Large-subunit ribosomal RNA, domain II from Brassica cretica, 677 nucleotides, folded computationally. NCBI's taxonomy places the organism under Eukaryota, Streptophyta, rosids, Brassicaceae, Brassica.
Context: one part of a larger RNA
RNA sequence: GCCGGCGACUCAUAGGCAGUGGCUUGGUUAAGGGAACCCACCAGAGCCGUAGCGAAAGCGAGUCUUUAUAGGGCAAUUGUGACUGCUUAUGGACCCGAACCUGGGUGAUUUAUCUAUGACCAGGAUGAAGCUUGGGUGAAACUAAGUGGAGGUCCGAACCGAAUGAUGUUGAAAAACCAGCAGAUGAGUUGUGGUUAGGGGUGAAAUGCCACUCGAACCCAGAGCUAGCUGGUUCUCCCCGAAAUGCGUUGAGGCGCAGCAGUUGACUGGGCAUCUAGGCUAAAAGCACUGUUUCGGUGCGGGCCGCGAGAGCGGUACCAAAUCAAGGCAAACUCUGAAUACUAGAUAUGACCUCAAAAUACCUGGGGUCAAGGUCGGCUAGUGAGACGGUGGGGGAUAAGCUUCAUCGUCGAGAGGGAAACAGCCCGGAUCACCAGCUAAGGCCUCUCAAUGUCCGCUCAGUGAUAAAGGAGGUAGGGGUGCAGAGGCAACCAGGAGGUUUGCCUAGAAGCAGCCACCCUUGAAAGAGUGCGUAAUAGCUCACUGAUCGAGCGCUCUUGCGCUGAAGAUGAACGGGGAUAAGCGAUCUGCCGAAUCUGUGGGAUGUCAAAACGCAUCGGUAGGGGAGCGUUCCGCCUAAGGGGCAAGAAAGACGAAGCGGAAGCGAGAAUGUCGGC
Numbered sequence: 001g002c003c004g005g006c007g008a009c010u011c012a013u014a015g016g017c018a019g020u021g022g023c024u025u026g027g028u029u030a031a032g033g034g035a036a037c038c039c040a041c042c043a044g045a046g047c048c049g050u051a052g053c054g055a056a057a058g059c060g061a062g063u064c065u066u067u068a069u070a071g072g073g074c075a076a077u078u079g080u081g082a083c084u085g086c087u088u089a090u091g092g093a094c095c096c097g098a099a100c101c102u103g104g105g106u107g108a109u110u111u112a113u114c115u116a117u118g119a120c121c122a123g124g125a126u127g128a129a130g131c132u133u134g135g136g137u138g139a140a141a142c143u144a145a146g147u148g149g150a151g152g153u154c155c156g157a158a159c160c161g162a163a164u165g166a167u168g169u170u171g172a173a174a175a176a177c178c179a180g181c182a183g184a185u186g187a188g189u190u191g192u193g194g195u196u197a198g199g200g201g202u203g204a205a206a207u208g209c210c211a212c213u214c215g216a217a218c219c220c221a222g223a224g225c226u227a228g229c230u231g232g233u234u235c236u237c238c239c240c241g242a243a244a245u246g247c248g249u250u251g252a253g254g255c256g257c258a259g260c261a262g263u264u265g266a267c268u269g270g271g272c273a274u275c276u277a278g279g280c281u282a283a284a285a286g287c288a289c290u291g292u293u294u295c296g297g298u299g300c301g302g303g304c305c306g307c308g309a310g311a312g313c314g315g316u317a318c319c320a321a322a323u324c325a326a327g328g329c330a331a332a333c334u335c336u337g338a339a340u341a342c343u344a345g346a347u348a349u350g351a352c353c354u355c356a357a358a359a360u361a362c363c364u365g366g367g368g369u370c371a372a373g374g375u376c377g378g379c380u381a382g383u384g385a386g387a388c389g390g391u392g393g394g395g396g397a398u399a400a401g402c403u404u405c406a407u408c409g410u411c412g413a414g415a416g417g418g419a420a421a422c423a424g425c426c427c428g429g430a431u432c433a434c435c436a437g438c439u440a441a442g443g444c445c446u447c448u449c450a451a452u453g454u455c456c457g458c459u460c461a462g463u464g465a466u467a468a469a470g471g472a473g474g475u476a477g478g479g480g481u482g483c484a485g486a487g488g489c490a491a492c493c494a495g496g497a498g499g500u501u502u503g504c505c506u507a508g509a510a511g512c513a514g515c516c517a518c519c520c521u522u523g524a525a526a527g528a529g530u531g532c533g534u535a536a537u538a539g540c541u542c543a544c545u546g547a548u549c550g551a552g553c554g555c556u557c558u559u560g561c562g563c564u565g566a567a568g569a570u571g572a573a574c575g576g577g578g579a580u581a582a583g584c585g586a587u588c589u590g591c592c593g594a595a596u597c598u599g600u601g602g603g604a605u606g607u608c609a610a611a612a613c614g615c616a617u618c619g620g621u622a623g624g625g626g627a628g629c630g631u632u633c634c635g636c637c638u639a640a641g642g643g644g645c646a647a648g649a650a651a652g653a654c655g656a657a658g659c660g661g662a663a664g665c666g667a668g669a670a671u672g673u674c675g676g677c
Base pairs, nucleotide, nucleotide: 001677002676003675004674005673006672011091012090013089014088015087016086017085018084019083020082022080023079026048027047028046032042033041052059053058062074063073064072065071094232095231097229101222102221103220104219105218106217112196114194115193116192117191118190119189120188121186123155124154125153126151130147131146132145133144134143135142159183161181164179165178167176198214200210201209202208207216235628236627237626238625239624240623245258246257247256248255249254259383260382261380262379263378264377265376266375267374268373273347274346275345276344277343278342284336285334286333290330291329292328294326296324297323298322301319302318303316304315305314306313307312349371350370351369352368353367354366355365356364386411387410388409389408390407391406392405393404394403395402416427417426418425431602432601433600434599436598437597442592443591444590445577446576447575451589453588456585457584458583470564471563474561475560476559477558478557479556480555481554482553483552491548493546494545495544497521498520499519503515504514527542531540532539603618604617605616606615607614629666631663632662633661634660635659636658
């Protein structure tokens, strides 16, 4: 891992509700008794009901409050006892699962200290004190050579240890092997016997060790501890069908109440839509208030300046209250004010059946059913982690597949088609069957179902098929304006002068560093000069003019589609092929395309314990309700059959199905458990 067996909402006693039958001359017994047992029966104590109100005295269809029958509260009535089901409470209470805590015991053959008594430490090195002898001295000190053999001394086996590395890591081994390493006369190692016990011991102290167990040993018991936590919880079909919100909570992954679900009643009644009316007001708008803000006018007050002995007077290109005029801003501003939403009112329906009526048809009347719901109860759930998308906001950076509200949708609990793939996007809500049809979104060159369709434009970038500010004689349109046959625009030829090097400034300043001024003349035209240039001149050029040429040429605003801006790690940003449309913007007509809808047939639910070839409905998690099946045992009842029997008869036993009752009653999951492989 697989297969097979076992494996989880039970039982007792009380309360509530519902259903069923009993009694209702109200119902009912409990303990106990009940000569075999269980019943029957007895036992009426007690309980529920028959009157309530008040704290009570008490009063009583009323009573309490109160000065008050002013008002208000509660009453003005009501069965009971069984059985069955659901549910609640108390118990282990659906099952499995702790770490712990407490009590009583067992352990120091491991290990920690201590204790008694024993044992062990090859060999080598170093050479303390002391002593002897010589030297030395008055005597010493001192000194030299010997002797001597000290030491938590040195090197190094046994022994004890374990700082390092490799191997081993389902090992040879639940701690080893190999290599090298440290101590090795000492606080050394070790044998045997003994001591200390868990709220404890022992500890050269690591929370170490106390029998492979130690931040509190092990065994048994309390004990099925408790677990707001995790996991699991077993047959079928049908109907309905959520929530992830509010308030509170030593509350936040739990609960309580409310909301939303189911079921069962009572009452009520159209919903949607259209129209009308209304109030609140979020967009917008506005500045009348509250604030904020710019400029201007008037200028309270202040600053500065002047005069004055002071009082005070005067001035002011400074600040500035208030006010006036003009112009802005606001979630916590509003003189205003929509769309929506909300509230109220008015208007208004369809299908079917049946009866009457009717010669038929049109039409009319009565009855019934269906098609939305709403309110208030009884009983009983789940939910109280939500997710994304659109819209309106807050937070954040007008960041986040971010966070937090409001509102709607989808997913959640929703399959199908589209978006290449893709819970939350678009279409659309799957009762079942069909080798039938029409469509939705989206598509129709090919992969791949369906027009290489129609008509008119645009795009050349493979844009489409990722992105901004910015940039550009891309290209197709639209508007405005200027010049132009008295000759435009571009190109080419020629001129572009004189006063004058204007004046100032300057070393210089001559059109061209800078400042002021910007005139006059000749002329077809020519600036006291557009740019380059020089130290300053010079030189080139422009404006301006003529000639040549002969038809449109400039400037500006704007729209569509393109270009650039555009750098990432395998090629990878149309789904691929590919395509100049098979791209983009309009037009028209077809077709494809889903579990939608339709067609045909079958079933179920509600209406409906009357029916309809009536109507409506039948996706579904948590969850609720309904109808059934099966298993084991028991009771009742019995078909058939094996064996046996010569045949027949009688009595009995066993016994599937059926009917009823009771449960150790249904397995695929629990790191379930036992067995097998």
The RNAcentral record of the full RNA draws on Rfam.